This is a predicted structure of a 365-nucleotide RNA (Bacterial RNase P class A) from a Candidatus Zixiibacteriota bacterium. It is recorded under the gene name rnpB. The prediction has a mean pLDDT of 77.
[in-house]
RNA sequence: CGGGAUGGGCGGACGGUCGCGUCGCUUCGACCCACAAGGUCGCCAGGCGAUGAGGAAAGUCCGGACUCCGCAGAGCGCGGUGCCGCGGAAAUCGCGGGCGGUGUAAGCCGACGGAAAGUGCCACAGAAAACAAACCGCCGAUCGCUCGAGAUCGGUAAGGGUGAAACGGUGGUGUAAGAGACCACCAGCGACGUGCGCAAGCGCGCCGGCUUGGCAAACCCCACCGGGAGCAAGGCCACGCAGGGUUAUGGGGCGGCUCGUCCCGACGGCCCGGGUAGGCCGCAUGAACGUCGCGGCAACGCGAUGUCCAGAUGGAUGACCGUUCCCUCCGGGGACAGAAUCCGGCUUAUAGCUCAUCCCGACAG
Numbered sequence: 001c002g003g004g005a006u007g008g009g010c011g012g013a014c015g016g017u018c019g020c021g022u023c024g025c026u027u028c029g030a031c032c033c034a035c036a037a038g039g040u041c042g043c044c045a046g047g048c049g050a051u052g053a054g055g056a057a058a059g060u061c062c063g064g065a066c067u068c069c070g071c072a073g074a075g076c077g078c079g080g081u082g083c084c085g086c087g088g089a090a091a092u093c094g095c096g097g098g099c100g101g102u103g104u105a106a107g108c109c110g111a112c113g114g115a116a117a118g119u120g121c122c123a124c125a126g127a128a129a130a131c132a133a134a135c136c137g138c139c140g141a142u143c144g145c146u147c148g149a150g151a152u153c154g155g156u157a158a159g160g161g162u163g164a165a166a167c168g169g170u171g172g173u174g175u176a177a178g179a180g181a182c183c184a185c186c187a188g189c190g191a192c193g194u195g196c197g198c199a200a201g202c203g204c205g206c207c208g209g210c211u212u213g214g215c216a217a218a219c220c221c222c223a224c225c226g227g228g229a230g231c232a233a234g235g236c237c238a239c240g241c242a243g244g245g246u247u248a249u250g251g252g253g254c255g256g257c258u259c260g261u262c263c264c265g266a267c268g269g270c271c272c273g274g275g276u277a278g279g280c281c282g283c284a285u286g287a288a289c290g291u292c293g294c295g296g297c298a299a300c301g302c303g304a305u306g307u308c309c310a311g312a313u314g315g316a317u318g319a320c321c322g323u324u325c326c327c328u329c330c331g332g333g334g335a336c337a338g339a340a341u342c343c344g345g346c347u348u349a350u351a352g353c354u355c356a357u358c359c360c361g362a363c364a365g
Stems, first nucleotide, its partner, number of pairs: 001361010012324007020052008028042005054336001058347002061345005066230004078226005083097005098112001099110004113221002118219002120215003135160002137156007168186006187211001189208002192205005234281004244272002250264005288307008325334003
């Protein structure tokens, strides 16, 4: 210098004018109250001040907080997860490690338990895609013969051919030709012993049958985990209208009368609960964030200290101007994208700028 890998940061900057949401203070007006103090309200009252989208606010995929409902216990079913250790409230999360795959490398990717429990599937091609089978070939026997070869039957799986994948590989023995049929070595699988490691696992030794194709985000088997619905959750106050109850008074029945007891009772008064419109809470001090120190390879944890950082409910967060930055085809343009109960993750979108570490190649000293 060129190419590449990983992790992090930013997501134009400054100023002005107007407008909008929220909060605080204040002025004015109205109301409550005996004045005052205090409080409430203002179709959308005036003034001042503070503050006002994101790294993904997105997809709603996973896990929780919170709320309501349900719940003795057990089983079936359904769904999810699946190497090991650690972290974390938890997780289809993170970190570190192992194994496998991939790349020259830095690195990247992996739902990574079980295919010698059972069932199923494996396109095309090919004889055959899995208790096997035989197209060409090789070998033997028989038949026929124009002496080149052919036909039928049988043996074989070494060679050819097909395929993503063909029932261990190489060499030898053996045989008519061949074959783990037998032998040596190698690969792989399993058992045992031993060393290292918390573990997954790795190394070494020895033995065994000679070898058991792939797919389980196909059914299935094994182990573990899992109640349902969601902030339109849910709670509080409650105009009016309709309704119900109660009490007093009144009327009636029983009764000769009183007491007592039973029934009826319009309107209005008092009281009561449920609850609509509407309003308030839930609703932002939290598994919070910044800085520093310590422990840890790391994720993360502990301690000290500081900060308060949108809160709407037809839903605010905008527009314009000036200077400047970047791009430009000189006209202009500024990535992806807009909170709605909150939090932790994952995934997806993202112009451009920037920092750190590492790898490969070339050249020069």